[in-house]
RNA sequence: AGAGUUUGAUCCUGGCUCAGAACGAACGCUGGCGGCAUGCCUAACACAUGCAAGUCGAACGCUUGUCCGGCUUCGGCCGGGCAGGAGUGGCGCACGGGUGAGUAGCGCGUGGGAACCUGCCCUGUUGUGGGGGAUAACCGAGGGAAACUUCGGCUAAUACCGCAUGCGCCCCGGAGCAAUCCGGGGGAAAGAUUUAUCGCAGCAGGAGGGGCCCGCGUCGGAUUAGCUAGUUGGUGGGGUAACGGCCUACCAAGGCAGCGAUCCGUAGCUGGUCUGAGAGGAUGAUCAGCCACACUGGGACUGAGACACGGCCCAGACUCCUACGGGAGGCAGCAGUGGGGAAUAUUGGACAAUGGGCGAAAGCCUGAUCCAGCAAUGCCGCGUGAGUGAUGAAGGCCUUAGGGUUGUAAAGCUCUUUUACCCGGGAUGAUAAUGACAGUACCGGGAGAAUAAGCCCCGGCUAACUCCGUGCCAGCAGCCGCGGUAAUACGGAGGGGGCUAGCGUUGUUCGGAAUUACUGGGCGUAAAGCGCACGUAGGCGGCUUUGUAAGUUAGAGGUGAAAGCCCGGGGCUCAACUCCGGAAUUGCCUUUAAGACUGCAUCGCUAGAAUUGUGGAGAGGUGAGUGGAAUUCCGAGUGUAGAGGUGAAAUUCGUAGAUAUUCGGAAGAACACCAGUGGCGAAGGCGACUCACUGGACACAUAUUGACGCUGAGGUGCGAAAGCGUGGGGAGCAAACAGGAUUAGAUACCCUGGUAGUCCACGCCGUAAACGAUGAUGACUAGCUGUCGGGGCGCUUAGCGCUUCGGUGGCGCAGCUAACGCGUUAAGUCAUCCGCCUGGGGAGUACGGCCGCAAGGUUAAAACUCAAAGAAAUUGACGGGGGCCUGCACAAGCGGUGGAGCAUGUGGUUUAAUUCGAAGCAACGCGCAGAACCUUACCAGCCCUUGACAUGUCCCGUUUGGGUUUCAGAGAUGAAACCCUUCAGUUCGGCUGGCGGGAACACAGGUGCUGCAUGGCUGUCGUCAGCUCGUGUCGUGAGAUGUUGGGUUAAGUCCCGCAACGAGCGCAACCCCUAUCUUCAGUUGCCAGCGGUUCGGCCGGGCACUCUGAAGAAACUGCCGGUGACAAGCCGGAGGAAGGCGGGGAUGACGUCAAGUCCUCAUGGCCCUUAUGGGCUGGGCUACACACGUGCUACAAUGGCGGUGACAGAGGGCGGCAGAGGGGCGACCCCGCGCCAAUCUCGAAAAGCCGUCUCAGUUCGGAUUGCUCUCUGCAACUCGAGAGCAUGAAGUCGGAAUCGCUAGUAAUCGCGGAUCAGCAUGCCGCGGUGAAUACGUUCCCGGGCCUUGUACACACCGCCCGUCACACCAUGGGAGUUGGUUUUACCCGAAGCCGGUGUGCUAACCCGCAAGGGAGGUAGCCGACCACGGUAAGGUCAGCGACUGGGGUGAAGUCGUAACAAGGUAGCCGUAGGGGAACCUGCGGCUG
Repeated sequence: AGAGUUUGAUCCUGGCUCAGAACGAACGCUGGCGGCAUGCCUAACACAUGCAAGUCGAACGCUUGUCCGGCUUCGGCCGGGCAGGAGUGGCGCACGGGUGAGUAGCGCGUGGGAACCUGCCCUGUUGUGGGGGAUAACCGAGGGAAACUUCGGCUAAUACCGCAUGCGCCCCGGAGCAAUCCGGGGGAAAGAUUUAUCGCAGCAGGAGGGGCCCGCGUCGGAUUAGCUAGUUGGUGGGGUAACGGCCUACCAAGGCAGCGAUCCGUAGCUGGUCUGAGAGGAUGAUCAGCCACACUGGGACUGAGACACGGCCCAGACUCCUACGGGAGGCAGCAGUGGGGAAUAUUGGACAAUGGGCGAAAGCCUGAUCCAGCAAUGCCGCGUGAGUGAUGAAGGCCUUAGGGUUGUAAAGCUCUUUUACCCGGGAUGAUAAUGACAGUACCGGGAGAAUAAGCCCCGGCUAACUCCGUGCCAGCAGCCGCGGUAAUACGGAGGGGGCUAGCGUUGUUCGGAAUUACUGGGCGUAAAGCGCACGUAGGCGGCUUUGUAAGUUAGAGGUGAAAGCCCGGGGCUCAACUCCGGAAUUGCCUUUAAGACUGCAUCGCUAGAAUUGUGGAGAGGUGAGUGGAAUUCCGAGUGUAGAGGUGAAAUUCGUAGAUAUUCGGAAGAACACCAGUGGCGAAGGCGACUCACUGGACACAUAUUGACGCUGAGGUGCGAAAGCGUGGGGAGCAAACAGGAUUAGAUACCCUGGUAGUCCACGCCGUAAACGAUGAUGACUAGCUGUCGGGGCGCUUAGCGCUUCGGUGGCGCAGCUAACGCGUUAAGUCAUCCGCCUGGGGAGUACGGCCGCAAGGUUAAAACUCAAAGAAAUUGACGGGGGCCUGCACAAGCGGUGGAGCAUGUGGUUUAAUUCGAAGCAACGCGCAGAACCUUACCAGCCCUUGACAUGUCCCGUUUGGGUUUCAGAGAUGAAACCCUUCAGUUCGGCUGGCGGGAACACAGGUGCUGCAUGGCUGUCGUCAGCUCGUGUCGUGAGAUGUUGGGUUAAGUCCCGCAACGAGCGCAACCCCUAUCUUCAGUUGCCAGCGGUUCGGCCGGGCACUCUGAAGAAACUGCCGGUGACAAGCCGGAGGAAGGCGGGGAUGACGUCAAGUCCUCAUGGCCCUUAUGGGCUGGGCUACACACGUGCUACAAUGGCGGUGACAGAGGGCGGCAGAGGGGCGACCCCGCGCCAAUCUCGAAAAGCCGUCUCAGUUCGGAUUGCUCUCUGCAACUCGAGAGCAUGAAGUCGGAAUCGCUAGUAAUCGCGGAUCAGCAUGCCGCGGUGAAUACGUUCCCGGGCCUUGUACACACCGCCCGUCACACCAUGGGAGUUGGUUUUACCCGAAGCCGGUGUGCUAACCCGCAAGGGAGGUAGCCGACCACGGUAAGGUCAGCGACUGGGGUGAAGUCGUAACAAGGUAGCCGUAGGGGAACCUGCGGCUG
């Protein structure tokens, strides 16, 4: 510090996810030791038991035990010591310890303040005199189950009460400005023991502690906007330690709040802790400070201090005891129990230390504390051995079978002993004594490698790879995503990586996240500028003088507790931990100074702003009036059969006279041309003309005011269209509606009608793609060029030029931007203010509030769900987008197919089997250049099992090859006999090879599966003109450029231009055939001339010609003219055998189709192995209601039949072609000349020509069938071909549709060949005869280039919307119902304080001899307040809820096709109506 994930790829926006650190954690697996920490986060749920606050005899009386002394009438008594008990009294119990329920508060933090209190402690000072009356304990008598309690009697005090005194204290009065002084009044005390202390009382002060007040800071919600009656203030009074509405009476009407009152929710606050670079964010366990609480609520008492955790009273709930009358209790102290929970420990030891209470002290108490126990809960440290050891052991795993790896790892050998174990010694903590911890830490000795390793991960992020199993199953998963038979992603194993007494998972927090942006983000198109303006609060604000010092800056002082963090040291062996010192604590307060800047006050200024004058421009607004054109309607005339409407029609109108046309009239609405990226307005918006009223902007000019300014939360006003209300109006248009069409349907698009509405007045609504998708204002930053309004200057003045303000456009530099683009009218550079955004969906929805007559608007969530949604640009692909071009693509022609019969292939069906493959073009006369057996892979049956074939081992034999016959069998096969011939080498060894037989294994074999595991080969786009690269340049990048453009070509062919320059694969050429000529050669070919001739190139002869086959020549837009750009080229011409590629062939770029082929071959994996292998016989591949493809033959006269006998080319031939001759009607047969071929032969070419037939199912056509034959073959039944005779079907030119062909082509005619025993209408070739047409590129199809749009990229066979149906999930409404909380009114009113009363009771003081009285107090009663409780009415929150609404998700469902391309009616926004649904239509708007 980043990374993964949206795309085919890119850049950006943006979310999700990961890597880090942390934890009071929990869970899973595992677990050796020690140190230091930490340990109910949940039920502030309920608690058994024990302990947690007592102490003092030096305050007091009583009492018990014991000891001593004295006395004794022996019953005991007195005194003293020690120990104990309860009681009076004192101090403590308000500390320490626990918890975080409540609390959003002066509760806490921080810094200040004045009107206070303070036991014990310290300092100073003064005093402590003299009296009195009670009462517990105790004794006696009662009540009660108990708790406890009543009555009578005795007694003490440092308990209680008067009196005296009063430095100072308090109150009153006087003097004084005050400090202070004077006078009057009031109010204290306690003793104990002993000889010195401890106490006690008053006053003053200190220290520490506490109470109160204030400034600032302190969570979320505005879908909480108003709250408040003791409320805010005053006066009098009361109350408190003290100020104060703290309380009360009266008076006033205030106080708080958008700088967030009130209400709701949540929460103890802080030092700190975690994280982070920091700023921040989260948190508030342990430790420390403060607060609050102590079963729940209320209350006071005592006291220095409490409204009191282990005190009291009352009420309530709960638990326990009970004799039923009544009582007792409060672990959120330490342990512990139950419960809850994912989860959190011992009913331990000790007061030795530290500290606390009491005490003079000894001491007692102390679950505070110090220790121990439990828990890997965390942090830190240590160990589980070290060295050596290669036959790189065995085993495991992998393997290309060689090896590799585990791995120096092990074993073995040599060492060591940390820890653990055993034995011995033995602290510090304690200062004189005292040690729970603890025989602990530590030290010494001993034995022995001995006691000690796991967990997670290995597709990318992210370090680490293989095999097997599984087969979209089982499963994994943090995100992306893995798994459908070769899974580094599941499970196991081997190996590897990481961490290590731990390792993973889960949860939570911060980080990464600049993803709430103060540091540090944005808003044209990604989310985001309010529709526009005015304006309140607020924020910000020109130049200048002086003052001030609030902000600001600097210095000083105080504070910012300790601990923690950081730095430097010290102590535990180190570390964790701990101790000491420092720094820091960014803050607050006080004070001093400065005076720039901001603020405040103030003297001024004019550059901002405003006012004034003159002037022109304008669809700016409102009102009134006026006008013409058009439309419709009405009347009249002319006139006649149609009109209207559409893609085409129909509905509709019209013979009752339409449409058309002429004239006249009426009505309403809108204002053609002008008209313009022209004008005006803040926006919405504004368009005939005139008048009136009126707003704003602009130019020029003078003067005036003197910052009067900018923005603007709330607020107010304006605000298209649609819509609503009331009343008018209504020509045209036109939602709804009706009809006609279209269509599968057509609730649409089109047509004919047509109502609201559109118009006016008044009132609502308040929204739009209200858009420049761009808030307002000001300043600055190159220009060029249009245009509108105004001014100035100059001139050669119907005008032109220069210049200057204000508006409105186009282009463009810098700069900005993700890019597109913006660019003085900024989206540049700055400043001020406002609004808004924070992933997509759910949703601008629900609920609530406000507004509205309604429609609805505005404000505005959550659950749930996804890993994306999106912007711009790129390359493709596509478009019922565009441009250019091309092809037998269409058109123009010729001939076919589709109809018939047959042949052949396919589908289907059938079958035991009808083997398999091929499937749009690009499967279907295809694999098959030829299925009777064979082929053959299929079926039935019968056989074989190392096999029909290959390699290797062992044994036996020498056994070879061929032929004939016989037997069994369907055959394979088995058996026998006969004849001929008898292996090679040799070192002569049954040695080697070969062959045959036998045996056991390795193995053979498979046309079995997977062409979606593959190689190779092939098809196709397409013989289309394309496909790329290097360097350079441009772009952030994907990419672009080159390759685009202008011409041209068959061509990315060539030329020109150009940030490109070159190059490669393709094109072309090079290759073959053919067309002309030359040379060479002349047999088997040829014969011009010569001779011969049986008239046949037959012979002599010749090689001229033809021809053959080898080498050459020739054609290149080379020449001329035109055109083009002086190019490339094109057009025409000449010459030429051939002319612009002369004709034909071979040749197939990068790639596409998971195209085809595992059945040509090869091959991975899987499968079969007496069978899925091998052999044989027979059958099948040849079936046949049917459908399709490809062909043949026809339907006839351009023909049939008969006759005649002219002219080819290219091929084949020895198991062959076969002449001639003979036989047969013929297929063919007999014979065999010749020929291994320019020699012989197949071999006849056929269309042609002549004659005849004369339009008919025929003298067309030949299917089918019968009979008889021929040939091949082992064999023609299933199932061959041919011949003859006979038969003589369909068919008279073929619906929709569709195919081929542009010249020696189509059409037509025959010939040959391969395969092959035989079988050809198929295939591959050959020649003969030999056309027609092409205007042209609108349309169909395919293709190329450029461009455009795109929501497509599996790429239009794409993508995608909504209803409906089903399942699941969360949620809104909902009659109601349950609970919480809260408000108001009223009732009740415990305990208690306060007030009144107090006739009952009453020791101290006063009066009195006494009785008694008084003062004072008090039980009781009354009153005010008040907790709980109750009644009634609301508010609010939550749970449940029949039914219901929409939403989300889901592998396959139904209906349509709305959107993306002009998406087939451009889309979208607002609004209204309609419709199964997407949607459609109207009105206005936008261009996205």
Small-subunit ribosomal RNA from a soil metagenome, 1488 nucleotides, folded computationally. Its Rfam family is "Bacterial small subunit ribosomal RNA". RNAcentral holds the sequence, with entries from SILVA. Model confidence (mean pLDDT): 85 of 100.